[in-house]
RNA sequence: GCCUUGGUAGCUCAGUUGGUAGAGCACAGCCUUGGUAAGGCUGGGGUCGUGGGUUCAAUCCCCACCCAAGGCU
Numbered sequence: 001g002c003c004u005u006g007g008u009a010g011c012u013c014a015g016u017u018g019g020u021a022g023a024g025c026a027c028a029g030c031c032u033u034g035g036u037a038a039g040g041c042u043g044g045g046g047u048c049g050u051g052g053g054u055u056c057a058a059u060c061c062c063c064a065c066c067c068a069a070g071g072c073u
Base pairs, nucleotide, nucleotide: 001072002071003070004069005068006067007066010025011024012023013022019056027043028042029041030040031039049065050064051063052062053061
């Protein structure tokens, strides 16, 4: 320098041939207990890596760039 894969909640990860994003764990409150743990209920938390383009509409499609892992030279 080139190629491939990935980047989504605090962490691990889904998601959709384009139609306003979810799970588990974690966190907060409440219930339960003599008190913990476990269990149950409720809730908060996301500019979907960055910037452009296409579109009525982009996490999804296109381009460039950044980061991580692997490969080629």
A computed fold for a 73-nucleotide RNA from a Nanobdellota archaeon, annotated as transfer RNA. Its Rfam family is "tRNA". Gene Ontology term of the family: triplet codon-amino acid adaptor activity. Rfam classes the family as a transfer RNA. The coordinates come from a structure-prediction model, not an experiment, and the mean pLDDT is 81. The sequence is in RNAcentral, with records from ENA. The source organism's lineage runs through Archaea, Nanobdellati and Nanobdellota.